[in-house]
RNA sequence: UAUCACUGCUAGGGGUGCUGUAAAGCUGAGAGAGAUGAUCCGUCUCAACCCUUAACACCUGAUCUAGUUCGUACUAGCGUAGGGAAGAAGUGUUAGUUAAAU
Numbered sequence: 001u002a003u004c005a006c007u008g009c010u011a012g013g014g015g016u017g018c019u020g021u022a023a024a025g026c027u028g029a030g031a032g033a034g035a036u037g038a039u040c041c042g043u044c045u046c047a048a049c050c051c052u053u054a055a056c057a058c059c060u061g062a063u064c065u066a067g068u069u070c071g072u073a074c075u076a077g078c079g080u081a082g083g084g085a086a087g088a089a090g091u092g093u094u095a096g097u098u099a100a101a102u
Stems, first nucleotide, its partner, number of pairs: 001095002004092004009087002011052004017026003032046005058083003064077004
């Protein structure tokens, strides 16, 4: 100096579902709290969690296909798919170059 891996810091990205009269229940890292708009269910803030170049965030396809189920949830496929948000440091490994000593 370069590569790779990890760590924290700063900045950024994301989802918040399904069933139920309700209480509550299911899966999961996470299904939360508030504000505003209005009659479309949208937007914003905060908290926690996950993710940041990617074959583990998340979105599209998609109320898709198969299974399971009370369920549009869950499991698998699709999926090495297409899209998708970074900076400088620190530590370590390996390799190269230069200098000094022997």
Source information
Predicted 3D model of a 102-nucleotide RNA (TPP riboswitch aptamer (THI element)) from Halalkalibacter akibai JCM 9157. Model confidence (mean pLDDT): 77 of 100. The same sequence occurs in records of 2 taxa. The model forms 92% of the base pairs in the Rfam consensus. The sequence is in RNAcentral, with records from Rfam and Ribocentre.